[in-house]
Small-subunit ribosomal RNA, 5' domain from a Clostridiales bacterium, 521 nucleotides, folded computationally. The sequence was found in a public genome assembly.
Context: one part of a larger RNA
């Protein structure tokens, strides 16, 4: 001098960008945040509409006045018919998106390789293929138990749910032969006996689907060498340990895991073991080498109230899934349940300190879905905060009687505040009031927003403070205090003439800021 996710003080006019819980990964009231698909399926509520059937039963005619005929509207049963709600079965999607940095010194991260040891739903190509059947269960209805949450019993019924058979290789799994490569284990390709495995239908007839294989593409899984914190007032650590051999497992190698065997492996080039800590690209800083940081945006990794499990699935050992076992909170009839903001807002609570229970899917992008379309606190936008950076203002021109006033001196007067002011002539970024009015959108669709801008009218009128003035360091003089009260970054001031301490006048720095404080360079 430059930085800050800053915070405290004094002071504050207007805009565009960003940017905002660094502490308690501390507890969490209440919204919402992951649905979609009726072109897989069966049922089908409300409302509408017709037919019919009970009950009340107007108006009109008739009457012997007691009533009768008659049949609008009502109100309900039952049936079709149209409607399509909330639930179910089935698909796909909740493994993305958001969020944190707890734990982790580690192949978790960076780079630079390997996989002759590997998987990959949705999507692209290429080739083939969609044939017969069959048994249930959800929902609905019937009873039942429970305060509830929910559960059993029975009958019943669909399907792209499940299941059997059928077809079958360039698949798969043995065996047997050849050719060609390769870094080791080996690896393609090709012939060729046997075994062995699929599928699903939907339709508005445009299409959309479903099975096999072989490719790609994406996305991931594992393995290697380098690199990156502190401490020897941590020297030894290690038993699945270090290797072999067979099993078992995985999508894949592998002590991953077992049983046997054998005694190995790591270390002063710093193991172990203790403290720290996500790491990177970035960012600060610095002429540069270096040094510090890990906020906002990008990549990867972990984790989801603590611990542990697996289930499904192409993908998880799964934030808004499951089960278990602790803590803590709620609800109960005391028998038993429910719950998990480190999503988006919001509360308490800690703290020096970090903001709306807003708007909308109009863009961007995601899931569904043929599609219209639904969902999306991702996003996009808007509130609040001078937190940060940039830009604009708080007026311009003239105006000496150098006015009051103030402070200071050598004091009938001087100097300075000072062209400042008052006064004149004008301006109109900002503001007010009226009026026009976007881009963003590609047919239709605009949240923002009657915003940005553009024109007119008004009116200087509403908009300057902070620190500092011994020397370092730009800026000085009075009074008041008297080692008192203070001041202080260092050196130092103050004990009676204080340019250092308070206040005033003046000056000086910056400037909607200005100081201070803490960090780093």
């Nucleotide at each position: 001098g430059g930085a800050u996710g800053a915070a405290c003080g004094c002071u504050g006019g207007c805009g565009g960008c960003g940017u905002g819980c660094c502490u308690a990964a501390c507890a969490c009231a209440u919204g919402c945040a992951a649905g979609u698909c009726g072109a897989g399926c069966g049922a089908g509520a409300a409302g509408c509409c017709a037919u019919u059937g009970u009950g009340u039963g107007a108006a009109g005619c008739c009457u012997u006045c007691g009533g009768g005929c008659g049949g609008a509207a009502c109100u309900u049963u039952a049936u079709g018919g149209u409607g399509g709600a909330a639930a179910g079965c089935g698909g796909c999607g909740g493994a993305c998106g958001g969020g944190u940095g707890a734990g982790u010194a580690a192949c978790a991260c960076g780079u630079g390789g390997g996989c002759a040891a590997c998987c990959u739903g949705c999507c692209c190509a290429u080739a083939g293929c969609u044939g017969a059947g069959g048994g249930a269960u959800a929902g609905c209805c019937a009873c039942g138990g429970g305060a509830a949450a929910c559960c059993g019993u029975g009958a019943u019924u669909a399907a792209u749910a499940c299941c059997u058979c059928a077809u079958a290789a360039u698949g798969c799994g043995c065996g047997a032969g050849a050719a060609c490569c390769g870094c080791a284990u080996g690896g393609u390709u090709c012939u060729u006996u046997c075994g062995c495995c699929a599928a699903a239908g939907a339709u508005u007839u445009a299409u959309c689907g479903g099975c096999u294989a072989u490719g790609g593409a994406u996305g991931g899984g594992c393995c290697c060498g380098c690199g990156a914190c502190u401490g020897a007032u941590u020297a030894g650590g290690u038993u699945g340990u270090u290797g072999g051999u067979g099993g078992g497992g995985u999508a894949a190698c592998g002590g991953c895991u077992c049983a046997c065997c054998a005694a190995g492996c790591c270390u002063a080039c710093g193991a172990u073991c203790a403290g720290u800590a996500a790491c990177c690209g970035a960012c600060c800083u610095g002429a540069g080498a270096g040094g510090g940081u890990a906020a906002u945006c990008g990549g990867u990794c972990a984790c989801a109230u603590u611990g542990g499990a697996a289930c499904u699935g192409a993908g998880a050992c799964a934030c808004g899934g499951u089960c278990c076992a602790a803590a803590c909170u709620c609800c109960u009839a005391c028998g038993g349940g429910a719950g998990g903001c480190a999503g988006c807002a919001g509360u308490g609570g800690g703290g020096a300190a970090u903001a709306u229970u807003g708007c909308a899917c109009a863009a961007u992008g995601g899931g569904c879905g043929c599609a219209a379309g639904c969902c999306u606190g991702a996003u996009g936008c808007a509130g609040c905060a001078a937190c940060g950076c940039c830009g604009c203002g708080u007026g311009a021109g003239g105006g000496a009687a150098g006015a009051c006033g103030g402070u200071c001196c050598u004091a009938u007067g001087g100097a300075u505040u000072g062209u400042a002011a008052a006064c004149c002539u004008c301006u109109g970024a900002u503001c007010u009031g009226g009026g026009g009015g976007a881009a963003g959108a590609u047919a239709a669709u605009g949240a923002c927003g009657g915003u940005a801008c553009c024109c007119c009218a008004g009116g200087a009128g509403a908009a300057a403070g902070c620190c500092c003035c011994g020397g370092c360091u730009a800026a000085c003089u009075a009074c008041g205090u008297g080692c008192c009260a203070g001041c202080a970054g260092c050196c130092g001031c103050g004990g009676u003439a204080a340019u250092a301490c308070g206040u005033a006048g003046g000056g000086g720095g910056c400037a909607a800021g200005c100081g201070u404080u803490a960090u780093c360079c």

The coordinates come from a structure-prediction model, not an experiment, and the mean pLDDT is 82.
Taxonomically the source falls in Eubacteriales (Bacteria, Bacillati, Bacillota, Clostridia).
Rfam family: Bacterial small subunit ribosomal RNA.